[in-house]
Transfer RNA from a Bacteroidales bacterium, 74 nucleotides, folded computationally. Rfam family: tRNA. It is annotated as a transfer RNA. Its family is annotated with triplet codon-amino acid adaptor activity in the Gene Ontology.
RNA sequence: GGCCUCGUAGCUUAGCUGAAUAGAGCAUCUGACUACGGAUCAGAAGGUCACAGGUUUGAAUCCUGUCGGGGUCA
Repeated sequence: GGCCUCGUAGCUUAGCUGAAUAGAGCAUCUGACUACGGAUCAGAAGGUCACAGGUUUGAAUCCUGUCGGGGUCA
C1' cells in the first nucleotide's frame, strides 16, 4: 500500500432485509424491604448510533471519504 471485518449508554451488546419513542443485561441513582448492609422487588437517569458528506418522504441501517481497533496478502 491492496482487501476483509468491527466502531451503538460507564462496560458487554441486540437491531444493520430503510419506517413508528434506538432496546436489553451489568454498573449508577431513588424508593420499598432490613437494626444496618447485602440479596430481592419497583422506578429513574444515562445514546450527537466513531466523524463528515451523499441518496431518500424517511438512515444506526444504503453509498462515498476520513479516523481508530483487529485480520489477511505483498